[in-house]
RNA sequence: AACGUAGCAUAGCUGGUAGUGCGUCGGAUUUGUAAUCCGACGGUCGGGGGUUCGAGUCCCUCCGUUG
Numbered sequence: 001a002a003c004g005u006a007g008c009a010u011a012g013c014u015g016g017u018a019g020u021g022c023g024u025c026g027g028a029u030u031u032g033u034a035a036u037c038c039g040a041c042g043g044u045c046g047g048g049g050g051u052u053c054g055a056g057u058c059c060c061u062c063c064g065u066u067g
Base pairs, nucleotide, nucleotide: 001066002065003064004063007022008021009020010019016053023041024040025039026038027037028036046062047061048060049059050058
């Protein structure tokens, strides 16, 4: 200095409902498996504090990773 968001990877623009892919589970399809399709599950947004009607986003501090 950059980064930290679901089990993994990652988006989130000017502060205004936290998303996508993979995965897992269930179903459809198949003689069966795989593939494909449909549905569902899963988030203290690294910890704490502050500002604000409202914070993943802004400010302070700490921790961790990388250089």
Overview: A computed fold for a 67-nucleotide RNA from a marine eukaryotic metagenome, annotated as transfer RNA. The RNAcentral record of the sequence draws on MGnify. Its Rfam family is "tRNA". Its mean pLDDT, the model's own confidence on a scale to 100, is 81.